Predicted 3D model of RNase P RNA and transfer RNA as a complex of 456 nucleotides. Rfam match: Bacterial RNase P class A. Rfam describes the family as follows. Ribonuclease P (RNase P) is a ubiquitous endoribonuclease, found in archaea, bacteria and eukarya as well as chloroplasts and mitochondria. By type it is a ribozyme.
């Protein structure tokens, strides 16, 4: 100098004018609900987003457990939290490397593996090889074999020797792999060494499934408090006449009408539930910042300090000026052999993604532009 | 807030218990028929299967994530 890997962070600043929401102080008005004026103070994010997970909180249900359904899956640890997430490690894979990706079980069982191919998994044999028989000497039939060819994404260990009619873990040696036993290391996943065994066991569980762990349901429109109007209940007054101590009932009268029933008003007080509406929930929290100690680390413990949005059709905005940052064009000191690079100045353009609605943690996605740290590989010079 | 569905050719839809080259109707284009046009007959073109990633030998189909559209419910 070039190429690359990983992690962390910022994401505009200042001033002026106008404007908005919460809290608070003072003054004025008031129908006592509040309104107006002035001052002070606070006022979105790294993702506030998607709502994909987990919790806090609240209500409902619940003796205990199971089924169904769903999620997750190497080991140890951290966190409020499941096996999400994070840290450290193990094994396998990719890369020269920094580094990245993946993770229960395919000897519990069922199922699938198109086409091609003999055969896609207790088996089987197209060509070939070998033996026997027949023969019109081209071949045909029966048997053995799985070394070789061929098919396929994938073909039932590899190399060598022995063996055989030809062959084959058929036998043997070594290697790979599996199972099992022992010893050693590690908390553990696992690793190392040695012995034995049969000789070998394909893939798919983001197919059913098995094993293990976790999950009761609903969600701030949860839930609680106050409570107009209308409807309901109780009491009092009043309620055409008669019967009667009073009520119900019955008879007469009036009104409605589905012709069988219904109604005879209303006013006041109280009651419970509760709609509209209002208030709480609602922001001091698994909180921010700084420090010390413990731990490889995630993180934990302690101390100090700070208070940091609470709207409800939903407040953070608009304009102007200066500066910053980025890009383009022009001029240009200077550097360079040259191509070219260019301090500095002028003009123009851009300055993102996006916004709370109960709160918090994680994941995912969007994001103009920029900063910092660690590490790897290559080239050159010394 | 909670729950659920859909996206395949220009349009309307099949295919979604994985398989060979993803189909059908209408439409478009070309040719035939006709004096011409329609209808009809024959042929052809046209597909990031909404985008991306993963599992698998193999994905429209299975899994994850994002985008767009729609429905139910209090």
């Nucleotide at each position: 100098g070039g190429a690359g890997c990983c992690g962390g962070c910022c994401g505009g600043g200042c001033g002026g004018c106008c404007g908005c929401g919460g809290c608070u102080c003072g003054g004025a008005g008031u129908u006592c609900g509040c309104u107006c004026c002035g001052g002070g103070u606070c006022g979105a994010g790294g993702a506030a987003a998607g709502u994909c997970c987990g919790g806090a909180c609240u209500c409902c249900a619940c003796a205990g457990g199971g089924c169904a359904g769903g999620a997750c899956g190497c080991u140890g640890g951290g966190g409020a939290a499941u096996u999400u997430c994070c840290c450290a490690g193990g094994c396998g894979g990719a890369g020269c490397g920094a580094u990245c990706c993946g993770c229960g079980g395919a000897c519990a069982g069922u199922g699938c593996c198109a086409c091609a191919g003999a055969a896609a998994a207790c088996a089987a044999a197209c060509c070939g090889c070998c033996c026997g028989g027949c023969c019109u000497c081209g071949g045909c039939c029966g048997g053995g074999u799985a070394a070789g060819g061929g098919u396929g994404a994938a073909a039932c260990g590899g190399u060598g020797a022995g063996g055989u009619a030809a062959g084959a873990g058929c036998u043997c040696a070594c290697c790979a792999g599996c199972g099992u036993c022992g010893c050693g290391g590690g908390u553990g996943a696992c690793c190392g060494c040695g012995g034995c065994g049969g000789c070998u066991a394909g893939g798919c569980a983001a197919a059913c499934c098995c094993c293990g762990u976790c999950c009761g349901g609903a969600g701030c429109a949860a839930g609680g408090c106050c409570a107009a109007g209308c409807a309901g209940g109780a009491g009092g007054c009043a309620u055409g006449g008669g019967u009667g101590g009073c009520c119900c009932g019955c008879c007469c009268g009036c009104c409605c009408c589905u012709c069988g029933g219904g109604g005879c008003a209303g006013c006041c007080u109280c009651c419970g539930g509760g709609u509209a509406g209002g208030c709480c929930g609602c922001a001091a929290g698994a909180g921010g910042c700084g420090g010390a100690c413990g731990g490889c680390g995630a993180c934990g413990u302690c101390c100090g300090u700070c208070c940091c949005a609470g709207a409800u059709g939903g407040a953070u905005g608009g304009c102007c000026g200066c500066c910053g940052c980025c890009g383009g064009c022009c001029g240009a000191a200077g550097c360079g052999a040259g191509a070219g690079c260019g301090a500095c100045g002028g003009c123009c353009g851009g300055u993102a993604c996006a916004g709370g609605a109960u709160c918090c943690g994680g994941c995912u996605u969007a994001u103009a532009g920029g900063c910092c740290g660690g590490c790897u590989c290559c080239c050159g010079a010394u | 807030g909670c729950g659920c569905c859909c996206g395949u050719a220009g349009c309307u839809c099949a295919g979604u218990g994985g398989a060979u080259u993803a189909g059908a109707g209408c439409g478009u284009c070309c040719g035939g028929c006709u004096a011409c046009g329609g209808a009809c007959c024959g042929g052809a073109a046209g597909g990031u299967c909404g985008g991306g990633g993963g599992u698998u030998c193999g994905a429209a189909u299975c899994c994850c994530u994002c985008c767009g559209g729609g429905c139910g419910u209090a």